[in-house]
C1' cells in the first nucleotide's frame, strides 16, 4: 500500500416485509397501525372429454436444437433390436417482463428464478383468512427537481 474476514453505527438498493404498545425477562409471546396476498354473492364471464388445476413472483410465450419417460407395433425362448407417437430437463435465438439509488430520455449494463396449494378456486360487495423476510453496496450524459451548507 492492496484484499479478505469479523463486531458495532451511519446512510442507501432490490423487495409488502415497516413502526408502536404490553408482557416476559432478554431465548421469545401477544396485540395495533401502516403496506401486501389468498379465499368468498349477485351480475358478467367460462361452459362437453383428455391431457389435472391453481397462487406468490418481473420471471411469460414461441422457435432452434436435444431427448429422458410413456404406450404402441414387428423380430426374437429371453437377453434385446428396430420403427412410430408422446415428449420432461438441459442449451441456444427472439420478443415480452424486471433491475441499474428522486424522476424522465438516451446509451451502456445485468436478471428472466424458486417455492407452495393438493384433485380444489373466474370475477366478486359483506364476511374471512394469511404474511410484515430475505439478500445485497449506487454506469454515463442530458433535462427538470429537492434537499443540505455558507453569506446577505
Nucleotide at each position: 500500500a492492496c484484499a479478505u474476514c469479523c463486531a458495532c453505527g451511519u446512510c442507501g438498493c432490490c423487495g409488502a416485509g415497516u413502526c408502536c404498545u404490553g408482557c416476559c425477562a432478554c431465548g421469545g409471546c401477544a396485540g395495533g397501525a401502516g403496506c401486501g396476498g389468498g379465499g368468498g354473492a349477485a351480475c358478467c364471464a367460462c361452459c362437453u372429454a383428455c391431457c389435472g388445476g391453481g397462487g406468490c413472483g418481473c420471471a411469460g410465450c414461441g422457435c432452434a436444437c436435444c431427448g429422458g419417460u410413456c404406450g404402441c407395433c414387428u423380430g426374437g425362448c429371453a437377453a434385446c433390436a428396430g420403427g412410430c407417437g408422446u415428449g420432461a430437463a438441459a442449451u441456444g435465438c427472439g420478443c415480452a417482463g424486471g433491475c441499474c439509488a428522486c424522476u424522465c430520455u438516451u446509451c451502456g449494463g445485468c436478471c428472466c428464478a424458486g417455492c407452495c396449494c393438493g384433485u380444489c378456486a373466474g370475477c366478486u360487495a359483506a364476511c374471512c383468512u394469511c404474511g410484515u423476510a430475505g439478500g445485497c453496496g449506487u454506469g454515463a450524459a442530458g433535462a427538470g427537481g429537492c434537499g443540505c451548507c455558507a453569506g446577505c
The RNA shown here (c-di-AMP riboswitch aptamer (ydaO/yuaA leader)) has 152 nucleotides and comes from a Planctomycetota bacterium. Taxonomically the source falls in Planctomycetota (Bacteria, Pseudomonadati). It matches the Rfam family "c-di-AMP riboswitch aptamer (ydaO/yuaA leader)". On this family, see Barrick et al., Proc Natl Acad Sci U S A 2004: "New RNA motifs suggest an expanded scope for riboswitches in bacterial genetic control".